The part of an RNA shown here (large-subunit ribosomal RNA, half B) has 1185 nucleotides and comes from a Candidatus Woesearchaeota archaeon. The organism belongs to Candidatus Woesearchaeota, within Archaea. It was read from a public genome assembly. Its Rfam family is "Archaeal large subunit ribosomal RNA". The coordinates come from a structure-prediction model, not an experiment, and the mean pLDDT is 82.
Context: one part of a larger RNA
RNA sequence: AACUGGCUUAGGGAAAUCGACAGAUUGGCCCCGUCUCUUCGGUAGAAGGGGUCCCUGCGAUCGUAUCUGCAUAGGUGCGAUUACAGGGUGCAAUAACUAGGGCGGUCCGACUGUUUAACAAAAACUUAACAUCUCGCUAGCCUGCAAAGGUGUGUAUGGGAUGUGACAUCUGCCCAGUGCCUGUACUUCAAACUCCAGUCCAAUGGAGCUAAGAGCAGGUAAACGGCGGGAAUAACUAUAAUUCUCUUAAGGUAGCUAAAUGCCUUGUCGUUUAAAUGACGACCUGCAUGAAUGGUGUAACGAGAUCGCUAUUGUCCCAAGCUAGUGUCCCCCGAACACAACAUUCUGGUGCAAAGUCCAGAGAUCUCCAGUGGGAAGCGAAGACCCCGUAGAACUUUACUGUAGCUUGUUGUUGUGGUGUGAGUUUGGUUGUGCAGCGUAGGUAGGAGUUGCUAAAGCUUGGGCGCUAGCUCAAGUGUAGACGCCGAUGAGACACUACCCUUCUGAAUUUACAUCACUCACUUUGCGUAGGCAAAGGACAGCAGUAGGUGGACAGUUUGCCUGGGGCGGGACCCUGCUGAAAAGGUAUCAGUAGGGCCCAAAGGUUGACUCAUCCGGUUUAGAAAUCCGGAGGAGAGUGCAAGAGCAAAAGUCAGCCUGACUGUGUUCCCAAAAGUACGGAACGCAGGGACGAAAGUCGGGUCUAGCGAACCUCUAAAUCCUCAUUGAUGGGGGUUAGAGAUGACAGAAAAGCUAUCUCGGGGAUAACUGAGUUGUCGCGCCUAAGAGCUCAUAUCGACGGCGCGGCUUGCUACUUCGAUGUCGGCUCAUCCUAUCCUGGGCGUGCAGAAGCGCCCAAGGGUGGGGGUGUUCACCCAUUAAAAGGGUUCGUGAGCUGGGUUAAGAACGUUGUGAGACAGUUUGUAUGAUAUCUACUGGAGAUGUUUAAGAUCUGAGAGGAAGGACCAUUUAGUACGAGAGGAACGGUGGUUCGAGGCCACUGGUCUAUCGGUUGUCCGGCAGGGCAGGCCGAGCAGCUACGCCUUACGUCAUUAGGGCUGAAAGCAUCUAAGCCCGAAGGACCCCUCGAAAAGAGAUCUAGAGCACCUGUAUAAGACAGGUUUGAUGGGACUGGAGUGUAAGUGCCGAGCUUCGGCGAGGUAUUCAGCUCGCAGUUUCCAACAG
Repeated sequence: AACUGGCUUAGGGAAAUCGACAGAUUGGCCCCGUCUCUUCGGUAGAAGGGGUCCCUGCGAUCGUAUCUGCAUAGGUGCGAUUACAGGGUGCAAUAACUAGGGCGGUCCGACUGUUUAACAAAAACUUAACAUCUCGCUAGCCUGCAAAGGUGUGUAUGGGAUGUGACAUCUGCCCAGUGCCUGUACUUCAAACUCCAGUCCAAUGGAGCUAAGAGCAGGUAAACGGCGGGAAUAACUAUAAUUCUCUUAAGGUAGCUAAAUGCCUUGUCGUUUAAAUGACGACCUGCAUGAAUGGUGUAACGAGAUCGCUAUUGUCCCAAGCUAGUGUCCCCCGAACACAACAUUCUGGUGCAAAGUCCAGAGAUCUCCAGUGGGAAGCGAAGACCCCGUAGAACUUUACUGUAGCUUGUUGUUGUGGUGUGAGUUUGGUUGUGCAGCGUAGGUAGGAGUUGCUAAAGCUUGGGCGCUAGCUCAAGUGUAGACGCCGAUGAGACACUACCCUUCUGAAUUUACAUCACUCACUUUGCGUAGGCAAAGGACAGCAGUAGGUGGACAGUUUGCCUGGGGCGGGACCCUGCUGAAAAGGUAUCAGUAGGGCCCAAAGGUUGACUCAUCCGGUUUAGAAAUCCGGAGGAGAGUGCAAGAGCAAAAGUCAGCCUGACUGUGUUCCCAAAAGUACGGAACGCAGGGACGAAAGUCGGGUCUAGCGAACCUCUAAAUCCUCAUUGAUGGGGGUUAGAGAUGACAGAAAAGCUAUCUCGGGGAUAACUGAGUUGUCGCGCCUAAGAGCUCAUAUCGACGGCGCGGCUUGCUACUUCGAUGUCGGCUCAUCCUAUCCUGGGCGUGCAGAAGCGCCCAAGGGUGGGGGUGUUCACCCAUUAAAAGGGUUCGUGAGCUGGGUUAAGAACGUUGUGAGACAGUUUGUAUGAUAUCUACUGGAGAUGUUUAAGAUCUGAGAGGAAGGACCAUUUAGUACGAGAGGAACGGUGGUUCGAGGCCACUGGUCUAUCGGUUGUCCGGCAGGGCAGGCCGAGCAGCUACGCCUUACGUCAUUAGGGCUGAAAGCAUCUAAGCCCGAAGGACCCCUCGAAAAGAGAUCUAGAGCACCUGUAUAAGACAGGUUUGAUGGGACUGGAGUGUAAGUGCCGAGCUUCGGCGAGGUAUUCAGCUCGCAGUUUCCAACAG
């Protein structure tokens, strides 16, 4: 010096900055006073004013002690609180310490409270209040395997869950989806059960019955959630109350709005400001507001976000001084990190594209100290971003697969009885009408008799059935027959018997379901020590097994690959043609161009016949074009479908007959260049049995190249097949052979998301910065010159085109870096370039002058202050000669900042079922370090320079900008100009920016000093200590805001202007030669500079340590002195600062017991105190070495 703290600053007063961050102001108590708003409580300590100390006096109130005739009173003493008056001091009286700055607008949240221990205190959470859902107590919810426990020894004014979040005012529409609730004739539906099949048994199969659930029907939004589009229309225009239309479950109501929500956007208008990407108030075209996922307001509150005003200030203009500690210097102790090696660098190049080490050039003697942080793509941490991994984990869900739990059925624990409704079995009865037939013929068989006083037929009454003919039963009456065979009819013939079917009905028994009771299992409660008893419930519940449903509450997993990073997109993931493909074969790209995942019973086989497209001529309707005739016609047609190849008595077209679109078997080729392979495809045979053809022959689909698919599993087919248990049979399983069902991610896992809460392993194989390459884009030129410029391309502008340069924009590439090169902007400090903004010199002009426009030379210097915004940029305000553009790892974070971007919290809009997400918005949010090398800024030491040393120089070289610019005035109202206007060369004065120096003045500071004063301690005062206590003043010093200085010129040149002058008899500034010509270059001027290795010159005889010092200073160094001395200290004098000391006298408002008390004033006293200054003086120390 710097850092960490602290103090003070003239003038200005937020101009600083993301932002008044920090700091300053304010401050306690008493009195006065207090807008607006308000939930009337508050706001409020609003704001804004006044007082505050000492001394003296006099009151008031209260407490207490005592006295007075014990009195509601008074006196005296002590104490507490307090009113008033007078006097007094200082810059200042809460003098120190302590101790709110205030006001206004907006957003959010009502408030107090809580939160991420260690980066977020908030708008998040909570909250009172509101609302919904649920639970009747052996409740519900929670914990637990259970026992048990909590809520709760509570009971719906209660408990639990959820949402909103005081209060005020409101809370619209939608039940289609997803949930939840209710219902359900019917459908579906597991086990159990029943029945059937299964040769007996069984496996097994089928059917029935059937719970919850689902379907189905309703309800429900303060459940999850959702809440449109297109046209037309009013007598200016515009707009649309109105109309039409599509459509939805419904189409966003009230309110609010560029908002914590608005992309475009800095929307538009107004206010605020000189200036406003800000704020506030409005508007509404709301990307994408909106009503308890609450809407809109709102007093009070807030370490919340934001804007303004006032006060105040070193935040700033623009810095300065002082101060404590660290540091610097000495002594003692003494780490860590880091470290391949070497190391004196710089410039250019090269190189994995950003080198101290390579190449070239330059520079460079060695060592130490203090600093600064440019570099070591410095140290720290196997990058957190990005990608990858058949890595992990947290979380989500309508991913996959499961599991607790819940729920439903069933079985066991599990007993008794009744009623009802079914079912099965047994049994009694009963029903049975086609036509024909006397008639109401169930079927089959037997059958010639059966039945009848135990009352037939008939009749009456009643019941049932019914096809309306009748049948049947019971009771009564009646009194002896009735029926059948036969005959007729008919498919079938009746009496009677047996068996069976069908309708209805009764009984017995078994069983199911429903329901009502019971008590004995079981449960609960009470009492009791216990055994147990009583009460309540009760075969339910509970528990156990089993089956169905539900089931991110929980668990395990998956969530492909290619890819000019990844994602999104696409499929280049299987197959075919052509091009690419470079004349064998083969050959890549998210290369180009087209296709396939079929079709056809004829579009196949064979035999025979025929010839197409197009054109010309002719011909009724008939036209350019229908059919017909003639001709030309090698393919320009057709060939199912892409393209290529192929095809004419055909591979095309037509017709006949057929099914070879066969079975078995073998070989070869393609797939698959080179070694090998699956599936698939093709070609050529043999055998069998065929089709067509007279035959030769052809035919195993389509003229060829695409039209495709393992294992497991399931199904089908075949047989006289094989095999399994035990003798057989049936059934079943397995096998063989051939097919079918699909994997298109196509040689074939069974499979969704999210991570900003993240983790691990890797990658510069791969993105986001920089760099590198390229330069489409960008920027800047040039050529040509259509046109504009009244005329006229080129004063100026310049289309369509063409050619370049730069490497600033944006891209592309993915070369460097992922065991890390810190990322935008600002600040600070720069340095270079020129394509020049200003200043300088010129040329042209559509240059009169002035002001301009264009171009040439020129980089010496300059290029500023503000407003809003994080901004770079852009816009705006006022100035200015001008407010130029770029490079430097988009210069600069081991220099600062941290507003933006880009973590963890939170909110809005949008999106997603959700976890979450958003180059959308908003708020909040950790910036490490002691410098080793190099570099630089300074300070020292050593060696060399041919013996060593000192002093004075020279000046190769290096550095500098040491100046730049402007204004006024004069020239001059001149030149010029019709006028209006209006210069210059040259001179003078100043301003501003910069540079160097200084402290007489002014200002600042001034922890030397002097004074005032607070608190406290020592102390009788005086005088001191402590917080530099605060306050006032302040010399020297240091300083700026103060003062001083800051040329002329010479030489060579640029653009340009010229002289002479050829090449080229002319002309020509040029070729030879010569003269001018700029803020630019070199001098002049200032500083360094013999280590200038070519190491210089001259002169001299000394230098260092030590000691006293300061004009010097971090250490060294430098300078002065050393008794032959004023170097330092002391003393004295002068001067300076402060402001009048102590002591004493007098005065002093008043009081007084008359003794005195008394803040203070005044005189002594321009006193006292102090001095880093100057002078004088050998008193002390510079001795001894």